[in-house]
RNA sequence: GGGCUUAUGGUCUAGCGGUUAUGACGUCGCCUUCACAUGGCGGAAAUCACCGGUUCAAAUCCGGUUAAGCCCA
Numbered sequence: 001g002g003g004c005u006u007a008u009g010g011u012c013u014a015g016c017g018g019u020u021a022u023g024a025c026g027u028c029g030c031c032u033u034c035a036c037a038u039g040g041c042g043g044a045a046a047u048c049a050c051c052g053g054u055u056c057a058a059a060u061c062c063g064g065u066u067a068a069g070c071c072c073a
Base pairs, nucleotide, nucleotide: 001072002071003070004069005068006067007066010025011024012023018056027043028042029041030040031039049065050064051063052062053061
C1' cells in the first nucleotide's frame, strides 16, 4: 500500500428501513431477613464510532474518515 471483518448503556449482547433500540450482568431505591446472601418489585444509564448522502422515515442502505483485528504484498 491492497482486501476482508468489527464498532450499540459501565461490560457483554439482540435488533426485516417503520410504536418509547432488546436482554443478561453490573449499578441505585424499596420489600423480604436480627443481619447478610438469595429472591421479588421499580428506577437511572446509549448523540447506535465520526462526517455526509439516499429516503416520508436510517442503528439498519450508500460514500468517506477514525480505531481495533485478520489476510496479502
The RNA shown here (transfer RNA) has 73 nucleotides and comes from a Thermoplasmatota archaeon. The sequence is in RNAcentral, with records from ENA. NCBI's taxonomy places the organism under Archaea, Methanobacteriati, Thermoplasmatota. Rfam family: tRNA. Rfam's curators write: Transfer RNA (tRNA) molecules are approximately 80 nucleotides in length.